Context: one part of a larger RNA
RNA sequence: CUUACAGUAAGACGGAAAGACCCUAGAUCCUUUACUUUUAUUUUAUAUUGUAUUAAAACGGUAACAAAUAUAGAACAAAUGGGAGUUAACUACGUCUGUUGAAAUACCAUUUAGUUUAGUUGUUUUAUACUUAGUAAAUCUAUUUUACGAUAGUGUAAAAAAGAAAGUUUACUUGGGAUGAGUACCUCCCCAAAAGUAACGGAGGUGUACUAAGGUAAAGCACACGCACAAUAGUAAACUUUACUUAACAACAAGAUUUAUAAAUCAAAUUGAGAUGCAAGUCAGUUAUAGUGAUCCAAUAUUAUGUGUGGAAGUAAUAUUGCACAACAGCUAAAAGGAACUCUAGGGAUAACAGAUUCAUCGUGACCAAAAGUUCGUAUUGAAGUCACGGUUUGAUACCUCGAUGUCGACUCAUCUUAUCCUGAAAUAGAAGUUUAUUUCAAGGGUCUAGUUGUUCGCUAGUUAAAAAGGUACGUGAGUUGGGUUCAGAACGUCGUGAGACAGUUCGGUCCCUAUCUACUGUAAG
Numbered sequence: 001c002u003u004a005c006a007g008u009a010a011g012a013c014g015g016a017a018a019g020a021c022c023c024u025a026g027a028u029c030c031u032u033u034a035c036u037u038u039u040a041u042u043u044u045a046u047a048u049u050g051u052a053u054u055a056a057a058a059c060g061g062u063a064a065c066a067a068a069u070a071u072a073g074a075a076c077a078a079a080u081g082g083g084a085g086u087u088a089a090c091u092a093c094g095u096c097u098g099u100u101g102a103a104a105u106a107c108c109a110u111u112u113a114g115u116u117u118a119g120u121u122g123u124u125u126u127a128u129a130c131u132u133a134g135u136a137a138a139u140c141u142a143u144u145u146u147a148c149g150a151u152a153g154u155g156u157a158a159a160a161a162a163g164a165a166a167g168u169u170u171a172c173u174u175g176g177g178a179u180g181a182g183u184a185c186c187u188c189c190c191c192a193a194a195a196g197u198a199a200c201g202g203a204g205g206u207g208u209a210c211u212a213a214g215g216u217a218a219a220g221c222a223c224a225c226g227c228a229c230a231a232u233a234g235u236a237a238a239c240u241u242u243a244c245u246u247a248a249c250a251a252c253a254a255g256a257u258u259u260a261u262a263a264a265u266c267a268a269a270u271u272g273a274g275a276u277g278c279a280a281g282u283c284a285g286u287u288a289u290a291g292u293g294a295u296c297c298a299a300u301a302u303u304a305u306g307u308g309u310g311g312a313a314g315u316a317a318u319a320u321u322g323c324a325c326a327a328c329a330g331c332u333a334a335a336a337g338g339a340a341c342u343c344u345a346g347g348g349a350u351a352a353c354a355g356a357u358u359c360a361u362c363g364u365g366a367c368c369a370a371a372a373g374u375u376c377g378u379a380u381u382g383a384a385g386u387c388a389c390g391g392u393u394u395g396a397u398a399c400c401u402c403g404a405u406g407u408c409g410a411c412u413c414a415u416c417u418u419a420u421c422c423u424g425a426a427a428u429a430g431a432a433g434u435u436u437a438u439u440u441c442a443a444g445g446g447u448c449u450a451g452u453u454g455u456u457c458g459c460u461a462g463u464u465a466a467a468a469a470g471g472u473a474c475g476u477g478a479g480u481u482g483g484g485u486u487c488a489g490a491a492c493g494u495c496g497u498g499a500g501a502c503a504g505u506u507c508g509g510u511c512c513c514u515a516u517c518u519a520c521u522g523u524a525a526g
Base pairs, nucleotide, nucleotide: 001526002525003524004523005522006521007520008519010518011517012516014513015512022347023346024345025344026343027342028339029338030337031336034168035167036166037165038164041160042159043158044157045156046155047154048153050130051129052128054127055126056125057124058123059122060121061120062118063117064116068112075105078111079110080109081108082107085093086092134148135147136146137145138144139142171183172182173181180200184206185205186204187203188202189201207328208228209286210285214245215244216243217242218241219240220239226235227234229291231289232288233287249272250271251270255266256265257264261329274283275282276281297322298321299320300319301318302317303316304315305314354401355399356397357396358395360394362390363389364388365387366386367385371381372380408483409481410480411479413475414472415471416470417469418468421446422445423444424441425440426439427438428437429436448462449461450460451459452458489507490506491505492504493502494501495500
């Protein structure tokens, strides 16, 4: 070295199970003051459902009584119409004249407001009573008895009403998700001197206001105001004052800017009717850029249409109105949560372990050398500043792995590095000696036992020459353990209306694999 056998389990990101954690999409179950319903249940009305008027109340009709005061005016003028007389007569009252007043009186007719009484009648309600509907019980099963009774039960209609039950909803962005924050529009920077340009980049503002803060004309003010509000740009007119005013008009619109679309923006000319100005002209809101909302539906006004005719309903056109539809290209008129009892489809498109990249942090070294070291930078210590290295910490990233790479600690067995704790060899010293400090070489060998805690770590006790630092998937679970973390049970505290939840606590809680290959060990043969 080859072959065979017996072994060990370091590797084959070993086998097993389309990862249970996490996220995305969905499901299921559960909760509730999520949304919308259903039903139990309750109430009322009505039908089945009749009689009495006994009582009370309310309302209406009938009859009678009484009844109306501003001031002024004989005086307590209800109102209107007729009216010169009324009464048998006297008397009295009235007319006329006159006074007062808004209205004038006797007498006749009609009508109204409000008060009281009477008996009668009707209606309704409440209460009560009855028995023939109906109901229940008993019995000799039918002309029965008893009790309840127009109730109850049932039907219909309306209202109320339980997560008791059902169907659903519960947004997206996101350097994983959750929490937080944001979501439309305007201004500046980022933006790299055309335009445009991202981020959970850095700063602010808006959801209006104004009949003048609009229009025209004239005059005035100089480097600083002012120009409603944010910022930027602009500005002797776009500002200020004065005068007159309503173009903050109607119709149509070439052509451009912007742009996936839908939207958005600018706009000459023409027509009508105006404002201002001597005129030429200017004026279709405001110095510009924010001040906003599609479609559907509904409403208001006007006009047109009108299903045999006339109307109406309905429809159409024009104008206007109603959305923190703000998740602002707006899903529905209408919607929140829990799941560790969980499930499915997927994802290494996305987290937790490990690896990888990075190295801010961490560790180590170097340069420079202020300062300390009695004096003296460099025996020793060394600020600020600068440059490397390492890849043991905490992070960042999300590149391999979610059709699975088992996670802390302990045990066992180790192997490597050296930035050396001991042992060895040197240099320097602020090395007299004994000790010691710093540095250089050196990895051959070594580098503890107990108590407490699941602990690594740490603290404590006692030893030691020393009780070094690290890597190895924070070495090692197809080697062991399973105390911790991290399923299902249960409890406490806290949070939550609740289902439930908690890097809070507590008791309990299945660790599978007969070794094919590589590797290694032993034995045998060649």